Model confidence (mean pLDDT): 81 of 100. Predicted 3D model of a 73-nucleotide RNA (transfer RNA) from a bacterium. RNAcentral holds the sequence, with entries from ENA. Its Rfam family is "tRNA". Rfam links the family to the GO term triplet codon-amino acid adaptor activity. Rfam classes the family as a transfer RNA.
């Protein structure tokens, strides 16, 4: 250096171009309990790695770019 895959909540992974981006585990608060765990009911928590582009609309599709990984050489 070429090619290919990943980038989405704190951490783990979902998501056909179209209603409000979803879920499990963490967090928080309140039930339950003599407490603690376990259990139940609420809520916070991403403007999707950055920039452009295409579209009436883009996490998604097309360029570039950054970073991890995997291959050739």
């Nucleotide at each position: 250096g070429g090619u290919c895959u990943g980038u989405u909540a704190g951490c783990u992974u979902a998501g056909c171009g179209g209603u409000u981006a979803a879920a499990g585990c963490g967090c928080u608060a309140c039930c339950c309990u003599g407490u603690c765990a376990c259990g139940g009911u609420a809520g916070a928590g991403a403007u999707c790695g950055u920039g452009a582009g295409u579209u009436c609309a883009a996490a998604u599709c097309u360029c570039a770019u950054a970073c991890a990984g995997a291959u050739c050489g």